[in-house]
Molecule: Bacterial RNase P class A
Organism: Rhodoferax sp.
Order: sequence, then C1' cells, then structure tokens
RNA sequence: GAAGCCCACCAGACUGUCGCUGGUGCAAGCCGCAAGGCCGACGCGCAAGCGCCGGGUGGAAACACCGCACUGGAGGAACGUCCGGACUGCAUAGGGCAGCGUAGCAGCUAACGGCUGUCCACUGAAACCCGUGCGCGCAAGUGCACGGCAUAAGGUGAGGAUCAGAGCAACAGAGACGAGCCGAUUAAGUUCGGGUGAAACGGGCAAUCUCUACGCGCAGCAAUACCAAGUAGGCCAGCGUUGAUGGGGCCCCCAGAGCUGGCGGGUAGGUAGCACCGAGCCGCUGGGCGACCAGCGGCCCAGAGUAAUGACAGUCACUUCGGCGUGUCCGCAAGGACGCGCCGUUGCACAGAAUCCGGCUUAUCGGUGGGCUUCACAC
Repeated sequence: GAAGCCCACCAGACUGUCGCUGGUGCAAGCCGCAAGGCCGACGCGCAAGCGCCGGGUGGAAACACCGCACUGGAGGAACGUCCGGACUGCAUAGGGCAGCGUAGCAGCUAACGGCUGUCCACUGAAACCCGUGCGCGCAAGUGCACGGCAUAAGGUGAGGAUCAGAGCAACAGAGACGAGCCGAUUAAGUUCGGGUGAAACGGGCAAUCUCUACGCGCAGCAAUACCAAGUAGGCCAGCGUUGAUGGGGCCCCCAGAGCUGGCGGGUAGGUAGCACCGAGCCGCUGGGCGACCAGCGGCCCAGAGUAAUGACAGUCACUUCGGCGUGUCCGCAAGGACGCGCCGUUGCACAGAAUCCGGCUUAUCGGUGGGCUUCACAC
C1' cells in the first nucleotide's frame, strides 16, 4: 500500500421564546408603621455560604385547584409478537393417551429454540499461479479484460438414527424396485465399458411420516384486587345429585350445584396493580480460554391513562451536487487522486414507551475508537 473481517460506543449540539407532564417545597411562626429582620421548609455547595419561598381560593382537617421555585421526562432497535420468564388468576395441578418443542460434546443463565468454548461439515477476498483474447515490444517481457484454482481471519449450521418400518424424486431413459437397451467378452449379467438422468446390480432425502433421548398445566396487566353508584338477585325454555359444570383435546382420579340459550333492564365512574428497588446500572479487585461468577464501593435513571416528553427562530456540526482558491502526490503534457478554506445548493436515517425483564429476527443517515488475517514492496 491492497484485500477481507470482528467488537464496543454515540445516534446531532447550543441559545432564545412559548407550551405539556411527573416529583419535592410553599408547614408553624416572632419583631416591625413600612422597608426589612429573626426563625424555618426546599434546592445547590466539601464547607463557609448562596438561591428561592414562608402566596391566593375552597375546606374542620386530610386534601383539591391556581400560582411561584427547584428538578426529571422516548430506543438501539422502544418496532415485530418469534421464544423464555417474573407476576396475577384458575379448588389441586396428580396419572395416562394424543399433541407440541429441542437434538454433536462440554459449559453459562432464573429460563430459553439464547449465549460461550470445542469437534465436524459447508462457505470465505485481494495477491501469487494457470488458460484465453486484445494492445505494446526486435526479443526477454509487459498492460488490461474474462475465466479458473484455492486458502486465512471470519461467517453459517434445522449437526441424534436409514438393518424398526413406510414414503418421495417431474422430464429424459430399456429400466427409478429390482429392472436391464447398445458394444466387447464369458460356459454363464461372467467381466469391462457406453447412452439417458441429480441419482441405475446402488445411493439421496428424516426442514416427509417415523424411531430414540430429554422436556412441556392453561390463560394473560383488556391478568387481577378493592371502592362508589344503579337496575329487574327479572321473565321464558332446555339440561342437571342416575352428576351439568370445573381456562388447550380425550380418559382416570378429585371436588361439586348450578349450567346453556332467548327476551328485557341497569352501569361503562374511581383507586391500586405502576413514585416501577429491578434475575437493575456503573466502577474496582479476584477467578475463568470464554459466556459469566464472587466480593467491595457508589447511583436511582419516564410513568401517561385515548395516552405527556413538543413547536418556532438563529448559530454550529454532519451531508448531496456544483464553482473558486490553495497544498501534497502521480503524469512529458492534457489532466487525475487526496486534503484544507470560501460561496451557493441538497438533505439530516430507521423510527416511538404503556406491567416489566433476558434473548432472537428485521429496518436504518452517519460518526468515533480498538483489534484480527492474507498478500506485495521497502528498510
């Protein structure tokens, strides 16, 4: 210098004006005509101290509304709903069949179909080398293009079993479950070859059923719990203690009196679940190849409830295209490559919490940092 990869982080910044929302405080006062002082709540600060407040309305108070001050407010995927759980409920979640899921070996984890290491298989660029074509050259050679040959780091793996049993393979072909065309050869489809096809005296597929091993209650925050209000605890029919019904299907077991359908009436409000303290985040030390684990120290980081986290303006950063100037390198020259500055111009991605967490898949403008492998040249 060329080529191919892996990991981590960021995901525009600042200022001003206006706006939304969560949390905390505005409590009880004293002196003074007043200004203000004392005292006190909150915030910032290591501290000394500094800032702001001790307002208004309703109320017996709690508290509510307005106002003031301080402080917090979307993601790396929040998306998808593909997995696994925490949590809540179902009397219990017991046995079996069916069904579903996983699959080399060993580990990590709360768990997983996830992650880590390792074995195996496949994949994997430039260069070198080989071949062809065109060009340059007296020649040696050389430049370009196309094709081939691998391999490294890396990437992917739906990676158990084909003598337990089934099934599938269009067309072509004589034949695709036991058959058998053509040529040579032999006592003999006995031996060697040819044609069709991905595959033909033999294989392939189990991401086709199946077998083996292991595992699996169900539903889901619209789960649930509580409060207030209100009607009609209504009427009719069928089934039901000879057992209806009982959060996936069937059977056993267990419990057990309501269940289903139709007509008609009332309600749709509020609180909690959720100040998200979490299998939480950050730093250091130790152990481990690693995923990760242990110890110590520190931090609290959205909580709406038809759904807040925004709008406008200016400057800067990044970016598309073009122009001008300038520096370095290549070049005989024309010119080309890269960087910097200025002007104009284009844009600024994918996308949004809704109970929460651990993964996976997919989408995506750009930026920063670190590391690995191969080749060429020079020293």